[in-house]
Molecule: Bacterial RNase P class A
Organism: Microbacteriaceae bacterium
RNA sequence: UGGGCCGGCCAGACGGUCGCGUCGCCCCUCCGGGGGCGCCGAGGAACGUCCGGGCUCCGCAGAGCAGGGCGGUGGGUAACACCCACCCGGGGCAACCCGCGAGAAAGUGCAACAGAGAGCAGACCGCCACGGUCGCUUCGGCGGCCGGGGUAAGGGUGAAACGGUGGUGUAAGAGACCACCAGGGGCCCGAGUGAUCGGGCUCGCUGGGUAAACCUCGCCCGGAGCAAGGUCAGACAGACACCGAUGAGGCUGCUCGCCGAGGUGUCGGGUGGACCGCUGGAGGGCUGCGGCAACGCAGUUCCGAGAUAGAUGGCCGUCACGGCUUCGGCCGUACAGAACCCGGCGUAUCGGCCGGCCCGUCUG
Numbered sequence: 001u002g003g004g005c006c007g008g009c010c011a012g013a014c015g016g017u018c019g020c021g022u023c024g025c026c027c028c029u030c031c032g033g034g035g036g037c038g039c040c041g042a043g044g045a046a047c048g049u050c051c052g053g054g055c056u057c058c059g060c061a062g063a064g065c066a067g068g069g070c071g072g073u074g075g076g077u078a079a080c081a082c083c084c085a086c087c088c089g090g091g092g093c094a095a096c097c098c099g100c101g102a103g104a105a106a107g108u109g110c111a112a113c114a115g116a117g118a119g120c121a122g123a124c125c126g127c128c129a130c131g132g133u134c135g136c137u138u139c140g141g142c143g144g145c146c147g148g149g150g151u152a153a154g155g156g157u158g159a160a161a162c163g164g165u166g167g168u169g170u171a172a173g174a175g176a177c178c179a180c181c182a183g184g185g186g187c188c189c190g191a192g193u194g195a196u197c198g199g200g201c202u203c204g205c206u207g208g209g210u211a212a213a214c215c216u217c218g219c220c221c222g223g224a225g226c227a228a229g230g231u232c233a234g235a236c237a238g239a240c241a242c243c244g245a246u247g248a249g250g251c252u253g254c255u256c257g258c259c260g261a262g263g264u265g266u267c268g269g270g271u272g273g274a275c276c277g278c279u280g281g282a283g284g285g286c287u288g289c290g291g292c293a294a295c296g297c298a299g300u301u302c303c304g305a306g307a308u309a310g311a312u313g314g315c316c317g318u319c320a321c322g323g324c325u326u327c328g329g330c331c332g333u334a335c336a337g338a339a340c341c342c343g344g345c346g347u348a349u350c351g352g353c354c355g356g357c358c359c360g361u362c363u364g
Base pairs, nucleotide, nucleotide: 001360002359003358004357005356006355007354008353009352010351012319013318014317015316016315017314018313020041021040023038024037025036026035027034028033043335047346048345050344051343052342053341054340055225056224057223058222067221068220069219070218071217072086073085074084075083076082087101088099089098090097091096102216103215107214108213109210110209124155125154126151127150128149130147131146132145133144134143135142136141163181164180165179166178167177168176182206183205184203185202186201187200188199189198190197191196229276230275231274232273238267239266240265241264242263243262249259250258251257283302284301285300286299287298288297289296290295320333321332322331323330324329
């Protein structure tokens, strides 16, 4: 200096002004609320709601069936379909990237076109003897046609044609046999926690794909969701069924004990106000220690959304960045927005910054 790979970060800044929401203080009030001042007020994805959990209510002896999910190995975690490390396969010169990565030798199913034949396959051309017949003949045979056979070595089709190369063998051929190579099965040795890797002996075993098709194996999973659930106020009209002093229900999951008279469901009617849940948590930063890492432990420090039809916005000025320019200026600055909370994944995103690594080129 030219390309490339990986990781992390920012998400315009400051000031003024008008406006919105929660909270605090003060004032007014017809008690419904209103006004003033002050603090604070979206994100890396708040998004999609695709996974996993916390929390709440309901259900539940245990186990099993059905259904669903996951799927190399080891680890991390509250948990996961996530993350880390490694293995195997594929891509790249490399950094590195990709893999819905168990089983196809348990069974069933499926596969366009081409092709003779596509699953314990197949004679279209070719090759090979044999039989018949015809022709030629230098009488040794040679050739044409027909027939029923042999043959997977050669041609041809295909994404794929039942290991590959060379030889032996044969009428021609064929793992039929042999040597080497490739793969697979069995037995054994070594390394590793393991996936797996390396090696030896042996068996001619050569048995295509597809499981996000059924299926098989192993592991995991109760349901519904903050409109969960609870408290108060207000309103209304009850009816029916079942259970209950032989004890419903509660303390409390059970036993004992104590309290103990209502409880549950369906239909109908009414209301749809307020409060709790509600935001400080598996939370973030830094340092140290353990670990290759994900992560864990300890110390220290920081944490100023909580609406309910739903606030967080607009304008002006200066600056920053990018683009255009007639050099006066003009335009643009994304994607998107909380709704119980958290961990992930996926997707969207103007522009810019930082770090590490790989392959080149030039110079010293």